[in-house]
RNA sequence: UUCUUAUCCAGAGAGGUGGAGGGACUGGCCCUUUGAAGCCUCAGCAACAGGUUAUUUUAAUACUGUGCUAAUUCCAGAAGCGUAAAGCUUGAAGAUAAGAA
Numbered sequence: 001u002u003c004u005u006a007u008c009c010a011g012a013g014a015g016g017u018g019g020a021g022g023g024a025c026u027g028g029c030c031c032u033u034u035g036a037a038g039c040c041u042c043a044g045c046a047a048c049a050g051g052u053u054a055u056u057u058u059a060a061u062a063c064u065g066u067g068c069u070a071a072u073u074c075c076a077g078a079a080g081c082g083u084a085a086a087g088c089u090u091g092a093a094g095a096u097a098a099g100a101a
Stems, first nucleotide, its partner, number of pairs: 001101008013042005021031003025077004043069003048065003051061004073093001078090004
């Protein structure tokens, strides 16, 4: 990097540094000098895999490996239902985990 499977309406931020962007992409709409991204420290959330425990088809537990801590994956994107608007369903794309090549 690609493929397969599962999940994505829950949850969880302070300080330092930095100094203008950020929310994947496009459109919208937001966040941001009352300080963006990045980096560091500490804190927290979370059972996907491993470990451990138990009354072992399961449950518990942040010990290990990841992940995450504005807004439903922020909303939409393609198709269908609907006169249309609203709304709903499925999908695509994306993210994360585990496995495989």

SAM riboswitch aptamer (S box leader) from Virgibacillus oceani, 101 nucleotides, folded computationally.
The model forms 97% of the base pairs in the Rfam consensus.
It matches the Rfam family "SAM riboswitch aptamer (S box leader)". About the family: The SAM riboswitch is found upstream of a number of genes which code for proteins involved in methionine or cysteine biosynthesis in Gram-positive bacteria.
The prediction has a mean pLDDT of 87.
It was read from a public genome assembly, where an Rfam model found it.